Formats: sequence, structure tokens, C1' cells
RNA sequence: GGACCAGUAGUUCAAUUGGCUAGAGCACCGCCCUGUCACGGCGGAAGUUGCCGGUUCGAACCCGGUCUGGUCCG
Repeated sequence: GGACCAGUAGUUCAAUUGGCUAGAGCACCGCCCUGUCACGGCGGAAGUUGCCGGUUCGAACCCGGUCUGGUCCG
């Protein structure tokens, strides 16, 4: 220098080849339970889908550019 893969909540990951309000586990907060803690039950908060732009009535998803990490080639 080139090719490919990945980037979504604090974290680990989903999201059906474009369409309902982007969801789940763990973690966090509150309540219940308990003599207390843990476990368990119920509820809640948490997202500019790496960034910029484009296409479209509509984009996490398609297109272009760019950044970071990984693998391979030279």
C1' cells in the first nucleotide's frame, strides 16, 4: 500500500436481504421478600446504531468518504 471482517445501552450481543416505539442477558437504581446480606419476584433508568455525507416517503440495514481494532496478501 491492497483485500476482507467487526464497530449498536456501562458491558456482552440480537434486530428476518429498507417499514410498528432499536430489544435481550449481566451490571446499575427503586420496591417486595429476609433479623441482615445474598438468592428470588416486580418495576425503572440507560442509544446521535464509530463519524460525515448521499439515495429513499422511510436507513442500524443500501451507496460514497473517513476513523479505530482484527485477519490475510504484498
A computed fold for a 74-nucleotide RNA from Parcubacteria group bacterium QH_9_35_7, annotated as transfer RNA. Its mean pLDDT, the model's own confidence on a scale to 100, is 81. Rfam family: tRNA. It is annotated as a transfer RNA.